Description
A computed fold for a 123-nucleotide RNA, annotated as SAM riboswitch aptamer (S box leader).
[in-house]
RNA sequence: AUGUUAUCAAGAAAGGCGGAGGGAUAGACCCAACGAAGCCUUAGCAACCCUUUAAUGUGUUAAAGUAGGUGCUAAAUUCUACUUGAUUUUUGAUGUAAUAAUCUUAGAUUAGAUAGAUAACCA
Numbered sequence: 001a002u003g004u005u006a007u008c009a010a011g012a013a014a015g016g017c018g019g020a021g022g023g024a025u026a027g028a029c030c031c032a033a034c035g036a037a038g039c040c041u042u043a044g045c046a047a048c049c050c051u052u053u054a055a056u057g058u059g060u061u062a063a064a065g066u067a068g069g070u071g072c073u074a075a076a077u078u079c080u081a082c083u084u085g086a087u088u089u090u091u092g093a094u095g096u097a098a099u100a101a102u103c104u105u106a107g108a109u110u111a112g113a114u115a116g117a118u119a120a121c122c123a
Stems, first nucleotide, its partner, number of pairs: 003121006013042005021031003025081004043073003048069002050065006077115001082112002085110005092103003
C1' cells in the first nucleotide's frame, strides 16, 4: 500500500516569505492581487492516541485537558454523483362511462451504499 474499526451539519487564525492559483475527481457553485498554493513562526480548536481523576461487573464507563503524538482552524466531506429502497409530487401512454389500476418521464425529502478525509490498529 491493502485491510479493520470509529468519526465527519460542532469548534478554532494572525504574522512573515511567496506570487496565481485553490476547494480530492467530474459538473455546479464558491474562495483568491483587499494576495491562491506552498514553506516558516506564533496562537488556537478538538479529545483519535494520550495524560490525570473518579467509578467499575476488570470488558470498560464518565469527567477534565497540565505534558506529549497526529489532525484540523471558508462554505455540511461546499452541493450533486450510485440505488428495481421508502415516502411524495409530476410528464406521457394504456385503460375506464368516469374513476381505479398498470407502465413510464422528471424532480423533492429521507435512508443506505460508493468515494474521500482523519485517527487508532493489523501486516